[in-house]
Context: one part of a larger RNA
RNA sequence: GGCAUACGGUGGAUGCCUUGGCACAGAGAGGCGAUGAAGGACGCGACUACCUGCGAUAAGCCUCGGGUAGCUGGAAAUGAGCUUUAAUCCGAGGAUUUCCGAAUGGGAUAACCCGGUGCGAUUAAUAUCGCAUCAUCAGAAAUGAGGCCAACCCGGGGAAGUGAAACAUCUCAGUACCCGGUGGAAAAGAAAUCGAACGAGAUUCCCGGAGUAGCGGCGAGCGAAAUGGGAACAGCCCAAACCCCGAUGCAUGCAUCGGGGGGUUGUAGGACCUUUCACAAACUUACUUAUGAAUAGCAGAAUGUUCUGGAAAGUUCAACCAUAGAAGGUGACAGUCCUGUAAGCGAAAUUCAGAAGUAAGCGAGAGGUAUCCUGAGUACUGCGGAGCAAGUGGAAUUCUGCAGGAAUCCGGGCCGACCACGGUCUAAGGCUAAAUACUCCUCUGUGACCGAUAGUGUACCAGUACCGUGAGGGAAAGGUGAAAAGAACCCUUCAGAAGGGAGUGAAAAGAACCUGAAACCGUAUGCUU
Numbered sequence: 001g002g003c004a005u006a007c008g009g010u011g012g013a014u015g016c017c018u019u020g021g022c023a024c025a026g027a028g029a030g031g032c033g034a035u036g037a038a039g040g041a042c043g044c045g046a047c048u049a050c051c052u053g054c055g056a057u058a059a060g061c062c063u064c065g066g067g068u069a070g071c072u073g074g075a076a077a078u079g080a081g082c083u084u085u086a087a088u089c090c091g092a093g094g095a096u097u098u099c100c101g102a103a104u105g106g107g108a109u110a111a112c113c114c115g116g117u118g119c120g121a122u123u124a125a126u127a128u129c130g131c132a133u134c135a136u137c138a139g140a141a142a143u144g145a146g147g148c149c150a151a152c153c154c155g156g157g158g159a160a161g162u163g164a165a166a167c168a169u170c171u172c173a174g175u176a177c178c179c180g181g182u183g184g185a186a187a188a189g190a191a192a193u194c195g196a197a198c199g200a201g202a203u204u205c206c207c208g209g210a211g212u213a214g215c216g217g218c219g220a221g222c223g224a225a226a227u228g229g230g231a232a233c234a235g236c237c238c239a240a241a242c243c244c245c246g247a248u249g250c251a252u253g254c255a256u257c258g259g260g261g262g263g264u265u266g267u268a269g270g271a272c273c274u275u276u277c278a279c280a281a282a283c284u285u286a287c288u289u290a291u292g293a294a295u296a297g298c299a300g301a302a303u304g305u306u307c308u309g310g311a312a313a314g315u316u317c318a319a320c321c322a323u324a325g326a327a328g329g330u331g332a333c334a335g336u337c338c339u340g341u342a343a344g345c346g347a348a349a350u351u352c353a354g355a356a357g358u359a360a361g362c363g364a365g366a367g368g369u370a371u372c373c374u375g376a377g378u379a380c381u382g383c384g385g386a387g388c389a390a391g392u393g394g395a396a397u398u399c400u401g402c403a404g405g406a407a408u409c410c411g412g413g414c415c416g417a418c419c420a421c422g423g424u425c426u427a428a429g430g431c432u433a434a435a436u437a438c439u440c441c442u443c444u445g446u447g448a449c450c451g452a453u454a455g456u457g458u459a460c461c462a463g464u465a466c467c468g469u470g471a472g473g474g475a476a477a478g479g480u481g482a483a484a485a486g487a488a489c490c491c492u493u494c495a496g497a498a499g500g501g502a503g504u505g506a507a508a509a510g511a512a513c514c515u516g517a518a519a520c521c522g523u524a525u526g527c528u529u
Base pairs, nucleotide, nucleotide: 001528002527003526004525005524006523007522008521009520015514016479017478020450021449022447023446024445025444026443027442028441029439030438031148032147039100040099041098042055043054044053046078050074051073061094062093063092064091065090066089070082071081072080105114106113107112115134116133117132118131119130120129121128136145137144138143152183153181154180155179156178157177163170167217193200194199204231205230206229207228214222215221235431236430237429238375242261243260244259245258246257247256248255249254250253266409268374269373270372271371272368273367274366275365276364277363283361284360285359286358287357288356291353292352293351294350295349297345298344303318304317307314319336320335321325327339328338329337380404381403382402383401384400385399386398411426412425413424414423415422466473467472486513489501490500491499492498
C1' cells in the first nucleotide's frame, strides 16, 4: 500500500408524512376608476426589524345583527390593560382614508418642490397655518371621457424562422405581434338565401357530409358547401307615398326643415276609395309584492370495562345510535371523546331572482286597382386589388381605390362565363334573447393527479436573495417530540466551542434534531506485498 471484517465519521438518498400545487365539475361573478382605481411610498404598536392589518380617528372608530368566556394578529416573554353594563371574534352597512399614481392648480429625477382665488385661525403687521377650489378634451348646457384588468370577442394593420428536402408563385398565416373597441359574452341574424325536391324557410353551435367536390411551381400542401341528424328557437322597427300642425324663404302656392298620424311587403305590399270585427287576450316596458337565494350562524343520536403499552382509538367482555358507519383531530387504528356528518332551523342590514298584481304601450281582416310610393352617385360596367376552400382561371357570387353610370313593379337581383325558357327572391336603412367562447376571481366538491430534484418559478417572509445600465433573467431552502418536558446542577477549559456526568423523555429523537443508503474519510483486527 491492497483486500476482508467490525465499529465510527461525513453525506442526505430512500421510506413515511403534507400546510402547497395540478386538473376537472357544479354554482356564482364577469368588472374597478375623477365619490380618485389597479399598484405603491411613508407611517400607525408599551417595547416592534419583518409579515399581516390599518391610515394622523392609523393591528383601528360607529351602527345593526350573530356569538359567548375569554381577549390585547403571526409571536414567545415582560409590563399594562379590556371583558357578562357582553369584550375579543364573525357578518352587513357606514365614518376616517397621509403622499404618489389616469393624477387633473403649475412643475418634477413617482411618493417631492412652488403657486392663484375664497373663507378662517394666528400676528401689532408681514410671515405662517387650516379648509375649499383651480388640468385637458367632447358638449349650448346638464353631463361625460381619460387609467387599470387573465382569457374569450369584433375591427384596423401585419411578419419571419419554417415546409417545398435549394428557391421566387405557394406554405408557415391572416398565425405571432402592434393599435382601436365592446360585452358578460361578443359577432351574426329574419332572404335581392339555398338549389332543383312532391322543395326548404333568420342567425349561431355540434355530429356528419369529408379529407369528399375542388384549388395547387396540379409540387409542398390547402380544402369547402347543400341535403341529413341534433342543441336552441322569436321575431320586429324605420324611410317613402298620403293626411294634419308649426317654422323659414320668397314669385302667395310652392320649396325646405321640424313634429304628429299613416305604413313596412314578394301569393307583391302600402298609400288612395268602399267596407267588417274588436278595444279582450297574448306580448313588451316600468313599479310593487308573496316567495326563494347569497352574505354571520343554531342545534344535532349513541360506551363502559379487561389486558398490553409512555399513551388506547388496539385487544377482551358486554352494550348502544344510525335519515348520522363522509372526513379531520385526539399520545397507535374511534359510528357512540372533540370538530363534524344526516335530517332540520335561522337575518336587524345589503344584494340578487321573482309566480302574481297595477300602470302604460301595442289591433285584425275583406273588396277595388285609375293614380302615387317602396332606400341613387346606388345597382351595374371597365381598370387595379382584396375576400370567397379556389393561386385569373371558362370564374359566377361578395367588398372597393379610380373612371363611367341605370331602371322604378309591364321594375329589379340571383340560379357558377354567357343566352333563352323556367324557377326563386325583393338590394342599396336599423334592432333582436337562447343554444356558442373564456376564467384574473368567489364558494362547494371530486381525482387509477404530484408528494419536496415531483407538483406552480414560489409547501418555507418568492417573483424574494442574487445577476444585468436596462429590457429582463431568477434560485436554493419542508419534518425534534404526544407534550419543550428544549437538558437545573457538577466536571474538563482563561473563556468559547466541544465533551463527560446528572436530569427529561417511550426513545436523545438534543435543536447542524424522523428514517439515515452510497460515494468519500477514519480506527481496530486479520491476511498479504